[in-house]
Context: one part of a larger RNA
C1' cells in the first nucleotide's frame, strides 16, 4: 500500500430464512474415472472439468489399432525431358481395397508473329521442398471461461509527507449505482455505472397482399368461397407517451424517500444485448495462427477391416416411473418459433402399426410440416394392480454401398427394479417454479441432449442472528 482474522461497523446477492419442485435410493441415456484392450485417439479437473470441445463415431468424420500399399508424395512454388486437351460414360480381367493390365465409345484447348513460339494440362527425372490433429498454452497471438453486470478501477495539476506514499475516492445524507446532494486542500479528467441500441407491453399514422371480414350483394353440407371493402384483427416503416412531471406527506430550504391522481405502463416499467484495471504461468499449439525443438521410404500420405459403442466396479448430469390431483378407453377445443425445391409433401387409397402408394399445391402471411395437457363421458378400486416399462424372443418398417461388431421406428410375446428415496445437496421471487407439447441447428439415417417457442399456471419472503459470496470503513 495490500492481504488476512473463529476483530468492529454499515450495506448487498435465492447466501441464509419463509415456500414449491427436484438430485442423492430404482432402471435407463449420456459425459467421466477406473480397468481391460492390438487399439478402446486427444483434451477438459474445485467453484469455474464430468449430455464439456462432438449442433449428431455403422464406412466417411479418425485424429487411435491391426494389415496391405506409395515415397517430390493427396496439396503448392520452381528446372529440364516427353506427350497431348482436360474431361466423361461402357465393357473384360487380378486384387479385401488401395492400386492395377486391356478394349471400345464422346470431346478434340486458348493465343498465334503460324517457330513444338507463349499459355494450359497429363507423365517421366533430379533436386530445393512439401507434409506432420508430432512436442512446448510455462516462449506466443488470437478467443474464452471466472471473480462479476460486482461498483469499482486510475490519471493530470495541486497539497502534505525525508521516502514508500497520501490527499481526491474519506466524512453526513442517499440510490441497483464512485447515483446524486452537501460538506471538505482539493480542483479537474478518463474508463466503468446510468443512457443512447434490441424486443415485449399502449396510441396514432402511412400502407392493405398472400392477412383480415364489420357493412352490401351472390353462393354452399360446410367454408372469407366469390364480387366488393381496408372498419377491425394482424403485418413492418415512421411518430406520441415516463419526466418523481403533478399533488400531499418527509428530509438539512438538498439529493432523495412515502402515499396519492392521472395512466396501458410508475419510480430502472419487463427482457436482451453490452463484461472496467486486474486474477487464476485458469483454457485452447486437435478451428486458425506462430517462435523453438522433433519425424523426413515415416511420427507423411493412400485404402480395407476393428476401435472411440469394451464392463467387477465409483462419480457428475439428465429421462421414465413407483401411481386414484392417477392408468387405459371413447369424445374432443384452443397456440406460437420457426423450416421447406437434392425439399415440405395435402386430400384419395393399403397396413393393427411403423410405413407404403399417391401426387395436388408451393421457391411460400398464398401450398405443406401442425399441438399436447386442459374439459366431457365411461371404466380401473389400491394391488408390485388396467402402476411401471428394462429385459428377453419373434416378425416386419425406414434410411444408406452397407445396419454383425454398432443404426432408428412399429407389431405381438415377455414383462425386472421400483411402493418418495441415508448421509448430504440444487434449482427458482411472477407469466417465474412446476407442468404440457412444438420448432429448429446438426443431419442420409439417428435426441431423454443443446438452442429456442407457446399453452395451463402457483406457493412464499417476519427478517437478516448463522452458512457462502461479495463492497465500503
Nucleotide at each position: 500500500u495490500g492481504a488476512c482474522g473463529g476483530g468492529g461497523g454499515c450495506c448487498c446477492g435465492c447466501a441464509c430464512a419463509a415456500g414449491c419442485g427436484g438430485u442423492g435410493g430404482a432402471g435407463c441415456a449420456u459425459g467421466u474415472g477406473g480397468u481391460u484392450u492390438a487399439a478402446u485417439u486427444c483434451g477438459a479437473a474445485g467453484c469455474a472439468a464430468c449430455g464439456c470441445g462432438c449442433a449428431g463415431a455403422a464406412c466417411c468424420u479418425u485424429a487411435c489399432c491391426a494389415g496391405c500399399c506409395c515415397u517430390u508424395g493427396a496439396c503448392a512454388u520452381g528446372g529440364g525431358c516427353g506427350u497431348c486437351g482436360c474431361g466423361g460414360g461402357c465393357c473384360c480381367g487380378a486384387g479385401a481395397g488401395a492400386u492395377u493390365g486391356g478394349g471400345c465409345c464422346u470431346u478434340u484447348c486458348a493465343g498465334u508473329u503460324c517457330g513444338g513460339c507463349u499459355g494450359g494440362a497429363c507423365g517421366c527425372c533430379a533436386c530445393a521442398c512439401a507434409g506432420g490433429u508430432g512436442c512446448u498454452g510455462c516462449a506466443u497471438g488470437g478467443c474464452u471461461g471466472u471473480c462479476g453486470u460486482c461498483a469499482g478501477c486510475u490519471c493530470g495539476u495541486g497539497u502534505c509527507g525525508u521516502g514508500a506514499g497520501a490527499u481526491g475516492u474519506u466524512g453526513g445524507g442517499u440510490u441497483a449505482a464512485g447515483u446524486c446532494c452537501c460538506g471538505c486542500a482539493a480542483c479537474g479528467a478518463g474508463c466503468g455505472c446510468a443512457a443512447c441500441c434490441c424486443c415485449c407491453a399502449u396510441c396514432u399514422u402511412c400502407a392493405g397482399u398472400u392477412g383480415c371480414c364489420a357493412u352490401c350483394a351472390g353462393g354452399u353440407u360446410a367454408a372469407g368461397c366469390u364480387g366488393g371493402g381496408c372498419a377491425c384483427u394482424c403485418u413492418a416503416g415512421g411518430g406520441g407517451a415516463a419526466c418523481u412531471g403533478c399533488c400531499g406527506g418527509u428530509g438539512a430550504c438538498a439529493a432523495g424517500c412515502c402515499g396519492g391522481a392521472g395512466g396501458a405502463a410508475g419510480g430502472c416499467g419487463g427482457g436482451g444485448a453490452u463484461g472496467a484495471c486486474g486474477u487464476c504461468a485458469a483454457g485452447u499449439c486437435c478451428u486458425c495462427a506462430u517462435g523453438g525443438c522433433c519425424c523426413u521410404u515415416a511420427u507423411g500420405g493412400g485404402c480395407u477391416g476393428g476401435g472411440c459403442u469394451a464392463c467387477a466396479c465409483a462419480c457428475g448430469u439428465g429421462c421414465u416411473a413407483c401411481a386414484a390431483u392417477g392408468g387405459c378407453g371413447g369424445u374432443g377445443a384452443c397456440a406460437g418459433u420457426g423450416g421447406g425445391u437434392c425439399g415440405c409433401g395435402a386430400a384419395g387409397g393399403g397396413g393393427c402399426a411403423a410405413c407404403c402408394u399417391g401426387g395436388a399445391g408451393c421457391u411460400a402471411a398464398u401450398c405443406c410440416c401442425c399441438a399436447a395437457a386442459a374439459g366431457c363421458c365411461g371404466u380401473c378400486u389400491c394391488a408390485g394392480u388396467u402402476c411401471g416399462g428394462a429385459u428377453u424372443g419373434u416378425c416386419c418398417u425406414c434410411u444408406g454401398c452397407a445396419a454383425c461388431u454398432c443404426g432408428a421406428g412399429g407389431g405381438c410375446a415377455u414383462g425386472a427394479a421400483g411402493g418418495u428415496g441415508g448421509a448430504a445437496u440444487c434449482g427458482c421471487u411472477a407469466g417465474u417454479a412446476a407442468u404440457c407439447g412444438u420448432g429448429g441447428a446438426u443431419c442420409a439415417g439417428c435426441a431423454u441432449g443443446c438452442c429456442a417457442c407457446g399453452g395451463u399456471g402457483a406457493a412464499u419472503a417476519c427478517g437478516u442472528u448463522c452458512c457462502c459470496g461479495g463492497g465500503c470503513c